Predicted 3D model of a 76-nucleotide RNA (transfer RNA) from a Betaproteobacteria bacterium.
The sequence was found in a public genome assembly.
It matches the Rfam family "tRNA". Rfam links the family to the GO term triplet codon-amino acid adaptor activity.
RNA sequence: GCGCCCGUAGCUCAGGGGAUAGAGUGAUGGCCUCCGAAGCCAUAGGUCGCGCGUUCGAUUCGCGCCGGGCGCGCCA
Numbered sequence: 001g002c003g004c005c006c007g008u009a010g011c012u013c014a015g016g017g018g019a020u021a022g023a024g025u026g027a028u029g030g031c032c033u034c035c036g037a038a039g040c041c042a043u044a045g046g047u048c049g050c051g052c053g054u055u056c057g058a059u060u061c062g063c064g065c066c067g068g069g070c071g072c073g074c075c076a
Stems, first nucleotide, its partner, number of pairs: 001072007010025004018056001027043005049065005
């Protein structure tokens, strides 16, 4: 350099055109307990990587860029 895949909550991931984006785990508070752990309940936490485009409508589709992974290639 070329090709393919990925980027969504602190972490691991789901969702894949229709209003207001979810789960597990973690965090905080409460219940329980003599105290903890476990268990149960609640709450907070998101520019859906960035920009442009298509569309009545984009987290979802297209293009460019940025970042990560894998494969191939080039130079020395």